Description: A computed fold for a 528-nucleotide part of an RNA from an uncultured Gammaproteobacteria bacterium, annotated as small-subunit ribosomal RNA, 5' domain. The full RNA is in RNAcentral, with records from ENA, Greengenes and SILVA.
Context: one part of a larger RNA
RNA sequence: GAUUGAACGCUGGCGGCAUGCUUAACACAUGCAAGUCGAACGGUAGCAGGUCUAGCUUGCUAGAUGCUGACGAGUGGCGGACGGGUGAGUAAUGCAUAGGAAUCUACCUAGUAGUGGGGGACAACCUGAGGAAACUUAGGCUAAUACCGCAUAAUCCCUGAGGGGGAAAGCGUGGGAUCUUCGGACCAUGCGCUACAUGAUGAGCCUAUGUCGGAUUAGCUAGUUGGUAGGGUAAAGGCCUACCAAGGCGACGAUCCGUAGCUGGUUUGAGAGGAUGAUCAGCCACACUGGGACUGAGACACGGCCCAGACUCCUACGGGAGGCAGCAGUGGGGAAUAUUGGACAAUGGGGGCAACCCUGAUCCAGCAAUGCCGCGUGUGUGAAGAAGGCCCGAGGGUUGUAAAGCACUUUCAGCAGGGAGGAAUAGGCGAGUACGAAUAGUGCUAGCUAAUGACGUUACCUGCAGAAGAAGCACCGGCUAACUCUGUGCCAGCAGCCGCGGUAAUACAGAGGGUGCAAGCGUUAAUC
Numbered sequence: 001g002a003u004u005g006a007a008c009g010c011u012g013g014c015g016g017c018a019u020g021c022u023u024a025a026c027a028c029a030u031g032c033a034a035g036u037c038g039a040a041c042g043g044u045a046g047c048a049g050g051u052c053u054a055g056c057u058u059g060c061u062a063g064a065u066g067c068u069g070a071c072g073a074g075u076g077g078c079g080g081a082c083g084g085g086u087g088a089g090u091a092a093u094g095c096a097u098a099g100g101a102a103u104c105u106a107c108c109u110a111g112u113a114g115u116g117g118g119g120g121a122c123a124a125c126c127u128g129a130g131g132a133a134a135c136u137u138a139g140g141c142u143a144a145u146a147c148c149g150c151a152u153a154a155u156c157c158c159u160g161a162g163g164g165g166g167a168a169a170g171c172g173u174g175g176g177a178u179c180u181u182c183g184g185a186c187c188a189u190g191c192g193c194u195a196c197a198u199g200a201u202g203a204g205c206c207u208a209u210g211u212c213g214g215a216u217u218a219g220c221u222a223g224u225u226g227g228u229a230g231g232g233u234a235a236a237g238g239c240c241u242a243c244c245a246a247g248g249c250g251a252c253g254a255u256c257c258g259u260a261g262c263u264g265g266u267u268u269g270a271g272a273g274g275a276u277g278a279u280c281a282g283c284c285a286c287a288c289u290g291g292g293a294c295u296g297a298g299a300c301a302c303g304g305c306c307c308a309g310a311c312u313c314c315u316a317c318g319g320g321a322g323g324c325a326g327c328a329g330u331g332g333g334g335a336a337u338a339u340u341g342g343a344c345a346a347u348g349g350g351g352g353c354a355a356c357c358c359u360g361a362u363c364c365a366g367c368a369a370u371g372c373c374g375c376g377u378g379u380g381u382g383a384a385g386a387a388g389g390c391c392c393g394a395g396g397g398u399u400g401u402a403a404a405g406c407a408c409u410u411u412c413a414g415c416a417g418g419g420a421g422g423a424a425u426a427g428g429c430g431a432g433u434a435c436g437a438a439u440a441g442u443g444c445u446a447g448c449u450a451a452u453g454a455c456g457u458u459a460c461c462u463g464c465a466g467a468a469g470a471a472g473c474a475c476c477g478g479c480u481a482a483c484u485c486u487g488u489g490c491c492a493g494c495a496g497c498c499g500c501g502g503u504a505a506u507a508c509a510g511a512g513g514g515u516g517c518a519a520g521c522g523u524u525a526a527u528c
Base pairs, nucleotide, nucleotide: 001528002527003526004525006524007523008522009521010520013375014374015373016372017371018370019368020367021333026331027330028329030328031327032326035078036077037076040075041074043071044070047069048068049067050065051064052063053062054061055060056059085286086285087284094211095210096209097208098207099206100205103203104202108199111196112195113194114193115192116150118148119147125140126139127138128137129136130135156165157164158163170191171190172189173188174187175186178185179184212258213257214256219249220248221247224246225245226244227243228242229241230240231239261283262282263281264280265276266275267274268273288309289308290307291306292305311322312321313320314319339365341364342363343362347361348359349358350357351356378408379407380406381405388399389398390397391396412469414464415463416462417461418460422455427449428448429447432444433443434442435441472517473516474515475514476513477498478497479496483512484511485510486509487508493500494499
C1' cells in the first nucleotide's frame, strides 16, 4: 500500500447493488417448511344445492335421500431419495484432472407386441372389549389401477440344447344403428397398464497422477497378499466363506500422531509464489449420539421405521411423546451477525387430463454505513477586509469572501398528481392440417381473446414551497502533509519506531490556526 463475512470508539443525509452466528455439530417454547390425485376405489363426517315427506307464522323449521357440486377420515397411485441446512467427521471408501468395464436407471423418448378369462381378502363402516393417554384388540360386511392364480408371449430368462419358466388394469370423453337386467354392453378416441427394447438423464464401480505438518512416529499387516471353488451384489472384486500357497506395504516416508471437508475460485503480488476456501457454483459427508434394516427405480432416508444411550416433556406410575446443522424466533456462548414479515405475481419443483392445490425453494419487503458505487449538504457576487476569537514587536497579522448583505437555483429528502416494465411463447376460444371418420373427439400450428402483480404510496415523469432538513473524524517532533499560545513541571501523561516530559514542551492537556480523508474517519485483529 492492498484486502476483510470483521469488531470497537466518535460521528451520521439519501439511493442502488451486494452481504450479514467466523464462537456452542450447545439446548430449544411457538408457528410454518410435502403434499397431491374423486378422471383408481368403497363411500359421505362437515359445507352448499336439488328432490321427497311432515308441520305451519307460505317461506321458514324438522326429517329422509350421495341425486349433484364437492369432500373429512380410509384403501390405492405418484411424490416425501428433489429442493433447503450444516461442515462434525474424513489425509482418502473424499476431491481435482485424465481414462476404463463388469452395471442399474422411476418419470421422459424413437419402436415392436399385448391389454383375454377368473378368484379370495383387508381397511373404511357396524357391533363389542381394554387403556388416563398414546393407542390396541375380537367378531361381521365391502370396493378397486390393492392382492393372487389361469391363459397367451419373444429378438426375454435358465438350460444338460431335449426342454423349462415368466405379464398386464382399468378410467375419462363422444356416439348413429343394434342388444339390454336400463346399470350398461358395443364402437371410436384420449390417458393409463404389461413385456421387450433405443436414446437421454441420473447413479454405482475400477485405474493412474496430484492433494497439510511431524522421524523427538521405522517398521506395519492373518482376510493380511495371491490362487481354486462356492456364496453374494444391479455390477468387477477377500465383498464373504472353505481349502491351498506365503505373500503384500515401507526412507520415492509405510504405520502412528496432529490438523483439515475438496474444487472452480477469493485475496495479495510485476510475476514466480504466499495466504485462503464467507456469499455463488460442482462434488463429498452428516441430520440428538451409536447401530440396523424395511419400502422403493433410487435411501440404509433431516421434518420415515426399529433397537440402545443421553437429555426434555406428559402420566391416573401401568406407560407414552420428542429431535430447528429447514424459515423466522428464544435462551446460552461470544468482540460480534437481522423479521416469530408478504406473496405464489414471476422462475422452478411435486401431484393432477385440467381447473387447481402445495411450495420459509424462490421472488420481494423489514433491520444493520457491514462493504462497494453514485448523489447531496447549495451557486454567483460580496472589503466597512464588520463584530467576536487567537497571536502580537501594540503598528498590526490571522480566522477571511469566510459571515452578513444582494441576486439565483431546487438535485436529494417532504407534499400532491400522473405512470411503464417485470405478463403472456402459459390458460380459454378456435380457422387450417394430420390421425381417425357417421358425427363428435384428439395432436400440431396460423389467428382472436378475457382475467391475472406480493413488491407497490414501484421505477420514471410533472407540479408545489423554501437555502430551506443534511459534516464529521483523525492528525500537525522526524519517518509524514500540517505551528503558535496557555497550563503542567521526569508529575500528569504520550508512544508504530526513534523517543518526548525534571519552568520558556511545535511530542503531555486545552485553545486558535493548519493538514489529510469525508458520510465517514480512526483504532484493533488478520493475510499478502